A computed fold for a 73-nucleotide RNA from Candidatus Saccharibacteria bacterium RIFCSPHIGHO2_12_FULL_49_19, annotated as transfer RNA. It was read from a public genome assembly. Rfam family: tRNA. By type it is a transfer RNA. The source organism's lineage runs through Bacteria, Bacteria candidate phyla and Candidatus Saccharimonadota. The prediction has a mean pLDDT of 81.
[in-house]
RNA sequence: GCCCCCUUAGCUCAGCGGAUAGAGCGUCUGGCUUCGGACCAGAAGGUCGGGAGUUCGAAUCUCUCACGGAGUA
Numbered sequence: 001g002c003c004c005c006c007u008u009a010g011c012u013c014a015g016c017g018g019a020u021a022g023a024g025c026g027u028c029u030g031g032c033u034u035c036g037g038a039c040c041a042g043a044a045g046g047u048c049g050g051g052a053g054u055u056c057g058a059a060u061c062u063c064u065c066a067c068g069g070a071g072u073a
Base pairs, nucleotide, nucleotide: 001072002071004069005068007066010025011024012023013022018056027043028042029041030040031039049065050064051063052062053061
């Protein structure tokens, strides 16, 4: 250089083109406890990597750029 894959919450990851984007862990608050852990209840946290396009409608399809990973001579 060429080709393929990945990019969604702090972390690990789900998510047929269609109502408000979710789970586990973590964090915070409350309960419980002498205190803590465990357990129970609740909450916060996302411009879905950037940009453009297609579409009535895009996390999802197309193009391009970027980070990361694998393959190839």